[in-house]
RNA sequence: GGGGUAGCUCAAUCGGCAGAGCAACGGACUGUUAAUCCGCAGGUUGUGAGUUCGAGUCUCACCC
Repeated sequence: GGGGUAGCUCAAUCGGCAGAGCAACGGACUGUUAAUCCGCAGGUUGUGAGUUCGAGUCUCACCC
């Protein structure tokens, strides 16, 4: 100096509703599995403080 956000890989504009893909789960399909399609769930945004009406985003300390 760069990074830490869902199980994994990663997004998130100038500070303004935290998302996608894959995986998992349920269903359809079928001799069975896989593949494909549909649906659903999943978050203390590394920890603690500060600023602010409002912080993943800015500031400080710490951890990795």
Molecule: transfer RNA
Organism: marine eukaryotic metagenome